This is a predicted structure of a 1463-nucleotide RNA (small-subunit ribosomal RNA) from an uncultured organism. Rfam family: Bacterial small subunit ribosomal RNA. Rfam links the family to the GO terms structural constituent of ribosome and ribosome. RNAcentral holds the sequence, with entries from ENA and SILVA.
């Protein structure tokens, strides 16, 4: 994640935190930050000098003094203050900046040098004699462009070189003592060699040499911490050690001879990446994570790589040499340079400041000092970049104002005490006024002490920041609010606009015409000088689990054993202290976290003092547990001794059925095989039977919940040889033990080699079938293989999907090998193999002493899905292939029991005109009517499997009419209210297609209100436009099927369950039993209607049996209420009774009895609910849309078009018939603008008169089929009747387009209708007439009803559909579902790849600077030496292979993308 649950289990948010960046917005101050990218280049100015009290001297300045005078200039004089350059001393190794490199003793911490050094500074002890010789400086002369030389001459020093003197320094050698764990060290004596020294001075001193100390600071060395990779397993020749040398401050393989092989390493060496390390920071409840700016500490670097020099101290950021790159100057010969100092360019990047002041304060070099220097430091500029404060007022004030927005809109609601007013205040703003602290030293000058300087003390001096903080005045509310959000998650909702468009998103997700999700608005909510966004880190994340996960089914137990190292490890006693734990020492810099006080008015921020720093180092104690060592002991584990078990293993011998195959025989013609079939086989004799023979395989019964083996596995019988559990006794050993990484050995099938065999069987492969195909199921042959020997391979759902041991933890039973015991029924023990279950336990399903429970050990494994068990490397392997095993992209989600539908070509039980059985049709023809197409100006609209199509329409000529064409209207054609009018109503005449338009005439009622008719203004117009997916309401369809549900109560962690399941019935969830359920609801049933029976009432229009009158006849008439019949009320059926079955509920009975029998037939009635089912064109109705038209009149045309397809249905094709003539019996319904008897004319449709009936009364209205008689005699006809033709009726203002009927002619198609397919179960089909709605007429053969005559079901196997429980399930839009995998199409990222471009580390050869260090016969020196020449080390330079990176024609999969293809 799901319709819904529970659980795994990733993704995502809310939290804090940044050296940030970006968008928007911006009052002020405090205090702290500010190139995270190019260790990328750098213009320019400044970051390290100083010392005249060390020296020579005098370039500049300045005094002074002096000349020459032109009286304000010039020259002179180191004279004096001071100095530029040089020699000289100290500094320059500090202080600043970097994080490139480094995985190391670099860093942290904790020891250790008896193996060391230390300028300046403190402290003691001595000592400071005497001498020489050059050197830059200046001069002078030369190269060069330049840098920056060269040569002579001359010159000083605290520069250099010698002599003297010196030991408590150093070395030698010989002694005592003492001290350490060692190596070894300390005192002390003696002897013997060696090496010092500089002046300057105001005479007070500073200075310089030695020696010991001690203080700073350094160097080394060890213990322990201190990144990721084993797809890096082996590395190492100075390597590891030894012995000597040599170098160093100093140990030391540091180097070097020689000598021995060692040395590190699964406890992770070597290699690769990737990184400056601590304090500490950030988060976290902690444990941990990440992180390493700013500030402290250590280290490393200084354009890049070496290299030394010098010097107390560098392998030296603002020094030197070399080599490279790169920039620069050049006069082309050559030469300069190193911002990772401060500021500040360029470059790069989302992205980081000023070429500022002052040394005043800390601080540093130097000096005796005054003082210089000091981009160290202090200040100050810029920046919302953080963290802290403060302020944009405050108190009253409802007419709840306008205005805005928003609704159910003559109001209301909200913005809102807000806002205008009234009042108070002055932080900040803005002008004024005053103004600190930071300063204390030093210096000078004066006094005191002490005596020429130290101390002290007064008075002078020094202030960048800065006229800044701060304090009063003074003004007037004046000068100050954004910015995100508002569908859940998350605090905050409405309206417009937009319409899968535009857009939004962190995650789910939002947007397709009513959007709280996008855009705007109004309102709300958060936070506020800020507020969002976007990166990145912890948290949540128990999602790496040590604290504190799991591995039957979710992602996970290793195929299995054995065994090494590891981890663990029985019971009793002793000793020991390593781990353990208590106390006590040192350490754990500061800063900084946390507490307590303090100080800036607070608070950031500081100051102080505690705690803390969980570490490690010593040390002193303790002794249960761990560990070690000794001693014992048996229960653990073995051994013996016996017994008995099994398809345990290897090896060998034998044996019957079966099968096929070969000879011989009987024997015909087919066999074979299949859902049917065909290929095969067979007349050359199959198949089938029989007798021999001969092959190879695998072993029926017995045989299972059954037995053995670590696992793979083992089955005919027997023999050899091995092997194990296992039970008894309890003799022996005496913890020997458990687990178990590498490793080692086994390990089904299949598959590979060699060589064997080959009946059956059979991948491949031939053929026949199927099928749209069938590279597949079926069939017919058939090769490898299966089998046997050796060798390999190493994997399977190698599963119990459950790793080995061990210890505890109710019961019931059912076997398997043994053992023991009675009372001889039984039932106890030991090892197994199984089923059910308590308790725990699990999401759950479920496990349950053979655990998945509670606990110990030890091993393996997993940390979302996909990409993948895939690449690439490695190892194995003849191959095939295993192992081992990523990453990129990508998706929110992907799993796991279980839960309710739905679904199954799933089984099971029922039902239905479902099938079957039957009658009748449809399909075929002609027509009538719908509907598709078309077609048209229009052919209005809508319904479209079932559930649309004779359907809305229960009746289009005009009207209807919604459509078209033209013609007119514009508050409109209609309705209401409405002053008012009443001559307007109405009629006629002209125009016109009409609608209209113009002229005229001209009458009412009346209770005098009025009716009615017209009315201006104004208010409410209309819309058959759109949405049936915005909706009321009505309706189809499952289905008139038997379901759907609910309290409460049980079960389940849940969703659900139960009931409503089960047995039985039933038309039914109808009833009856059962039962953790017990009751109820809405359905079912009944209650309503109609019909069948009959009873009481009633008796007119109906009726008429007697009884009367009466006609041709007739309930016609007087009468009658018995009948029929009307129509209200009732009876009546309930399985009430009888047999038989059943516990009941029931159910059978040609069961009585009844008019009716088991619901007597029909009808109304439609449960929860499904199809966004069907209707905005029957009404209503939100929203949208039209408004001189999408409204509205009117004329004319369509809706009736026709090549053509469909549906529904008439009529028929004929003799069960037609025709012609006579005859007979319904019911329901209609009827005044109506139906009309009855006469009369027409053939006839109908006309013309005329009567009844507002209806059980008159009428429509003759019912037809049937029955009688007669005729056709099977044929396109006396069948059939379509078409067409002529004449006519009627309806209507009007029958052209387009009406119905008559009469006459005319007589088309059709001879029972193909695949298929539809109704119907009883008064039903079927078939045969009436009769209504609507209507002015009628396209009606439709639709409702009505009544006449009047048929078949053995029965559920199968086709549909439905109902209940079962059960699968990866569907829930629910099978029309879901969903795979190849071509095609864009995109992405990866592998492979001929090659090509880099890059770094080392190896290998070859060259090799500078500089160190060796040698040296050469040249030079009187000589120390010094050039030369040369070895050796070494950056760099070439050449090779490896390694890694980027790109690469092609090319392999792979991932993602609403509607392609093909199964």
């Nucleotide at each position: 994640u799901u319709g819904a649950u529970c659980c795994u289990g990733g993704c995502u948010c809310a939290g804090g935190a940044u050296g940030a960046a970006c968008g928007c917005u911006a009052g002020c101050g405090g205090u702290a930050g500010g190139c995270u990218u190019a260790a990328c280049a750098c213009a320019u100015g400044c970051a390290a000098g100083u010392c005249g009290a060390g020296g020579g001297g005098u370039a500049a300045c300045a005094u002074u003094g002096g000349u020459g005078c032109u009286u304000g200039c010039a020259c002179c004089a180191g004279a004096u203050g001071a100095c530029g350059a040089c020699c000289g001393g100290c500094g320059c190794a500090c202080g600043g900046g970097u994080g490139a490199g480094u995985a190391a003793c670099g860093c942290g911490u904790a020891u250790g040098c008896a193996a060391c050094c230390u300028g300046c500074c403190u402290g003691u002890a001595a000592c400071u004699g005497g001498a020489g010789g050059a050197u830059a400086g200046c001069c002078c002369u030369u190269g060069g462009a330049a840098a920056c030389g060269a040569g002579g001459a001359u010159u000083a020093a605290u520069a250099c070189u010698g002599c003297g003197u010196a030991a408590c320094a150093u070395u030698a050698u010989u002694g005592a003592a003492u001290c350490g764990c060692a190596u070894g060290g300390u005192u002390u004596a003696a002897u013997a060699a060696u090496c010092a020294a500089a002046u300057c001075u105001a005479c007070g001193g500073a200075g310089g040499u030695u020696a010991c100390a001690g203080a700073u600071g350094g160097g080394c060395a060890u213990g322990c911490g201190u990144g990721c990779c084993a797809u890096u397993a082996g590395u190492u020749a100075g390597a590891u050690g030894g012995u000597g040398a040599g170098g160093u401050a100093a140990c030391g393989g540091c180097u070097c001879a020689c000598c021995a092989u060692g040395a590190c390493a699964u406890c992770g060496a070597u290699g690769g990446c990737u990184a400056g390390g601590g304090g500490u920071u950030c988060u976290g409840c902690a444990a941990g994570g990440a992180a390493g700016a700013u500030c402290c500490c250590c280290c490393a670097c200084a354009c890049u790589g070496g290299u030394a020099c010098u010097g107390a101290g560098a392998c030296a950021c603002g020094g030197a040499c070399c080599a490279g790159a790169c920039u620069c100057c050049u006069a082309c010969g050559g030469g300069a340079g190193g911002c990772a100092g401060c500021a500040g360019u360029g470059a790069g990047g989302a992205a980081u400041a000023u070429u500022g002041g002052u040394c005043a304060a800390u601080g540093g070099a130097g000096g005796c000092a005054a003082c210089u220097c000091u981009g160290a430091a202090c200040c100050a500029g810029c920046c919302a970049a953080g963290c802290c404060g403060c302020g944009u007022g405050a108190a009253g004030g409802a007419a709840g104002a306008c205005u805005g927005u928003u609704c159910u809109a003559u109001g209301a609601a909200u913005u809102g005490u807000a806002a205008a007013c009234u009042u108070c205040u002055u932080u900040u703003g803005u002008g004024g006024u005053a103004g600190a602290g930071u300063a204390a030293a030093u210096a000078u000058a004066g006094c005191u002490a002490c005596g020429u300087g130290u101390a002290g003390u007064u008075a002078u001096u020094u202030g960048c920041a800065a006229g800044u903080a701060u304090a009063c005045c003074a003004u007037g509310a004046a000068u100050a609010a954004g910015c995100a959000u508002c569908g859940g998650c998350u605090a905050a909702c409405u309206c417009c606009g937009u319409g899968c468009c535009a857009g939004c998103a962190g995650c789910c997700g939002c947007g397709g015409u009513a959007a709280u999700a996008c855009g705007g608005a109004g309102g709300a909510u958060g936070c506020a000088g800020g507020c969002g966004u976007u990166a990145u880190c912890c948290g949540g994340a128990u999602u790496u689990a040590u604290u504190a996960g799991g591995u039957u089914u979710a992602a996970a137990g290793g195929g299995u054993g054995u065994c090494u190292a590891g981890g663990c490890u029985g019971c009793c006693a002793c000793a020991u202290a390593a781990g353990u734990c208590a106390g006590g020492g040192g350490u754990g810099a500061a800063a900084g976290u946390c507490g307590g006080u303090u100080g800036c008015u607070c608070a950031a921020c500081a100051a102080u003092c505690g705690a803390a720093u969980u570490g490690c180092c010593u040390u002193u104690g303790a002794a249960a547990c761990u560990g070690u060592g000794u001693g014992g002991c048996u229960c653990g584990a073995g051994u013996a001794u016996a017994g008995a078990u099994g398809a345990g293993g290897u090896a060998g011998g034998c044996g019957g059925a079966a099968u096929g195959u070969g000879u011989a025989g009987u024997g015909u013609a087919g066999c074979g095989g299949u859902g049917a079939a065909a290929u095969g086989c067979a007349u050359a004799g199959a198949u089938a039977u029989u007798a021999c023979a001969c092959a190879g395989a695998g072993c029926c019964c017995c045989a299972a919940u059954u037995g053995c083996g670590a696992a793979g596995g083992c089955a005919g019988c027997u023999u050899a040889c091995c092997a194990a559990a296992c039970u008894a006794u309890u003799a022996c050993u005496g913890a020997c033990g458990c687990u178990g990484a590498a490793g080692c050995a086994c390990g089904a099938a299949a598959g590979c080699g060699u060589g064997g065999g080959u009946a059956g069987c059979g991948a491949a492969c031939a053929g026949g079938a199927u099928u749209a195909g069938a590279u597949a199921c079926c069939c017919u042959g058939g090769u490898a293989g299966u089998c046997c020997a050796c060798g390999c391979c190493g994997u399977a759902a190698a599963c119990u999907a459950u790793g080995c041991u061990c210890a505890c933890u109710c019961g019931c039973u059912g076997u398997u090998g043994g053992c023991a015991a009675u009372a001889g029924a039984u039932c106890g023990u030991c090892a197994g193999c199984g089923g059910c279950u308590a308790a725990g336990g699990g999401a759950a399903a479920c496990c349950g002493a053979u655990a998945a429970g509670u606990g110990a050990g030890c091993c393996a494994c997993c940390u979302g899905g996909g990409g993948a068990g895939u690449a690439c490397g490695a190892u194995c392997g003849c191959a095939a292939g295993a192992u081992u095993g990523a990453a990129a992209c990508u998706c929110a989600a992907a799993g796991g029991a279980a839960u309710u539908g739905a679904c199954g070509g799933a089984g099971g039980u029922c039902c239905g005109c479902a099938c079957a059985a039957g009658c009748g049709g449809u399909g075929g023809a002609g027509c009538a009517u719908g509907u598709g197409g078309u077609u048209u100006a229009a052919u209005u609209c809508g319904a479209u499997g079932a559930u649309a199509c004779g359907c809305g329409a229960g009746g289009a000529a005009c009207c209807u009419u919604a459509c078209c064409u033209g013609g007119g209207c514009u508050a409109g054609a209609a309705u209401g209210c409405g002053a008012g009018c009443g001559c307007u109503a109405u009629c006629c005449u002209g125009a016109g297609a009409g609608a209209u338009c113009a002229g005229g005439a001209g009458u009412u009622c009346u209770u005098c209100g009025g009716a009615c008719g017209u009315g201006a203004a104004g208010c409410a117009a209309g819309g058959u436009g759109c949405u049936g997916c915005a909706u009321g309401g009505c309706u189809g369809u499952c289905g008139u099927c038997a379901g759907c549900u609910c309290g409460u109560g049980c079960c389940g962690u849940g969703a659900g369950g139960u009931g409503u399941u089960g047995g039985g019935u039933u038309a039914a969830g109808u009833c009856c039993c059962g039962c953790a359920a017990c009751g109820a609801g809405c359905g079912c049933a009944a209650c309503c209607c109609c019909u069948a029976u009959u009873g009481u009432u009633a008796g007119u229009u109906g009726c008429c049996a007697g009884c009367a009158c009466g006609u041709a006849a007739a309930g016609g008439u007087g009468g009658g209420g018995a009948c029929u019949c009307u129509a209200a009320c009732g009876a009546g059926a309930c399985u009430g009774c009888c047999u038989g079955c059943g516990c009941a509920a029931g159910c059978a009975g040609a069961g009585a009895g009844g008019a009716a029998g088991g619901a007597g037939g029909g009808g109304a009635c439609g449960a929860c609910g499904u199809c966004a089912a069907g209707u905005c064109a029957u009404c209503a109705u939100g929203g949208c849309c039209c408004u001189u038209a999408c409204g509205c009149c009117c004329a004319g045309g369509g809706c009736u078009a026709c090549a053509c397809a469909c549906g529904u249905g008439c009529u028929a094709c004929a003799a069960u018939g037609g025709u012609g003539g006579a005859u007979a019996c319904a019911g329901a319904g209609g009827g005044u603008a109506g139906c009309u008897a009855c006469c009369c004319a027409g053939u006839a449709a109908u006309g013309g008169g005329a009567u009844g009936c507002c209806a059980a009364u008159c009428u429509c209205g003759g019912a037809a089929a049937g029955u009688c008689c007669a005729u056709c005699u099977c044929a396109g006809u006396u069948c059939g009747g379509a078409u067409u033709g002529a004449g006519g009726u009627c309806u209507g203002c009007a029958a052209c387009u387009c009406g119905a009927c008559c009469u006459c002619a005319u007589g088309a198609a059709g001879u029972u209708g193909g695949a298929a397919u539809c109704g119907c179960u009883a008064g039903u089909a079927a078939u045969c007439g009436c009769g209504c709605a609507u209507c002015a007429g009628c396209c009606a053969u439709g639709g409702c009803g009505c009544g006449g005559u009047g048929a078949u079901a053995c029965g559920u196997u199968c086709c549909c559909g439905g109902a209940c429980a079962u059960u699968g399930u990866a569907c829930a839009c629910a099978c029309c579902g879901c969903c795979c995998g190849u071509c095609a199409a864009g995109c992405c990222a990866u592998g492979g790849g001929a090659g090509u471009u880099g890059g770094g580390u080392a190896u290998a050869c070859c060259u090799g600077a500078a500089g160190a260090u060796g040698g040296u016969u050469g040249c030079u020196g009187c000589g120390a030496g010094g050039c030369g020449c040369u070895g050796u080390u070494u950056a760099g330079g070439g050449u090779a292979g490896a390694c890694u990176a980027g790109c690469g024609a092609c090319u392999g999969g792979g991932g993602c993308u609403a509607a392609g293809u093909c199964g």